């Protein structure tokens, strides 16, 4: 940089001692009934590899597609939820404002 997903799901100890929900303003939220961060242990999820199934293709090895199948080896992940506006477009409305689309960013995974 590219592609794919952002529905859902899953937490207790111990150290530790104020910050945290990515940044940045503004809201909204968690938090001394202990934040981040570190171990521990336990889960929870099929992207990646691997198994099996079926379909395509091959003379055959193989290759390729599909799979709410098995499966925790590589990874991620374990309030609330990418918390929500922030740019554009579009509905409603005298306006505040709500409400819908997409885009930017961002997260994980594969290249």
């Nucleotide at each position: 940089c590219u592609u794919a997903u952002c529905a859902a799901g899953a937490a207790a100890g111990g150290c530790a001692g104020a910050g945290g929900g990515a940044a940045a303003u503004g809201g909204c939220c968690c938090u001394g009934c202990g934040a981040a961060g570190c171990c521990u242990u336990a889960g929870c999820a099929a992207c990646c590899a691997g198994c099996c199934a079926c379909c395509g293709u091959u003379c055959a090895c193989g290759c390729g597609g599909u799979g709410a199948g098995c499966a925790a080896g590589g990874u991620g992940c374990u309030a609330c939820a990418u918390c929500c506006a922030u740019c554009c477009c579009g509905a409603u409305u005298c306006a505040u404002a709500u409400c819908g689309g997409g885009g930017a960013a961002g997260a994980u995974a594969a290249g």
Molecule: SAM riboswitch aptamer (S box leader)
Organism: uncultured Chitinophaga sp.